Description
The RNA shown here (transfer RNA) has 72 nucleotides and comes from a Candidatus Nealsoniibacteriota bacterium. NCBI's taxonomy places the organism under Bacteria, Bacteria candidate phyla, Candidatus Nealsoniibacteriota. Rfam family: tRNA. By type it is a transfer RNA. Its mean pLDDT, the model's own confidence on a scale to 100, is 80.
């Protein structure tokens, strides 16, 4: 230099056009004499950045950024 993959909650991951979910974690409450376990609830995301297409984009297109891999 060229090619490809990945980027979504604190962490690990789903979500292939119609206002984003799970598990673990965090907080609160219940239960117990107390702890653990268990139960219920809540908070936490404008989906890497910027444009484009579209009535509408996490999703499609382009550029850039970061990480990883391959080729030279």
């Nucleotide at each position: 230099g060229c090619c490809g993959a990945u980027g979504u909650a604190g962490u690990u991951c789903a979500g292939u056009g119609g206002u984003a979910g799970a598990a673990c974690g965090u907080u609160u409450u219940c239960u117990u004499g107390g702890u653990a376990a268990g139960a219920a609830a809540a908070a936490g995301g404008c989906c890497g950045u910027g444009a484009g297409u579209u009535c509408g984009a996490u999703u499609c297109u382009c550029a850039c950024c970061a990480u990883c891999g391959g080729c030279u």